[in-house]
RNA sequence: GGCCUCUUCGUCUAACGGUUAGGACACAUGGUUCUCAACCAUGCAACAGGAGUUCGACUCUCCUAGAGGCUA
Numbered sequence: 001g002g003c004c005u006c007u008u009c010g011u012c013u014a015a016c017g018g019u020u021a022g023g024a025c026a027c028a029u030g031g032u033u034c035u036c037a038a039c040c041a042u043g044c045a046a047c048a049g050g051a052g053u054u055c056g057a058c059u060c061u062c063c064u065a066g067a068g069g070c071u072a
Stems, first nucleotide, its partner, number of pairs: 001071007010025004018055001027043005048064005
């Protein structure tokens, strides 16, 4: 250089083109407890950036950035 794959809450991980973008862990608050832990309830929090297609895009296409792989 060429080709391919990936990028979603703090972390990990889901999501037929129509979901309020879900779950686990973590964190916060409350309950329980003499206290802590555990447990229970509630809450907080995300689609790498830009453009296009579409009535509608996390999802499809293109470009850019980053990460990984194959190849010379």
The RNA shown here (transfer RNA) has 72 nucleotides and comes from Candidatus Falkowbacteria bacterium CG1_02_41_21. Its mean pLDDT, the model's own confidence on a scale to 100, is 82. Taxonomically the source falls in Candidatus Falkowiibacteriota (Bacteria, Bacteria candidate phyla). Its Rfam family is "tRNA".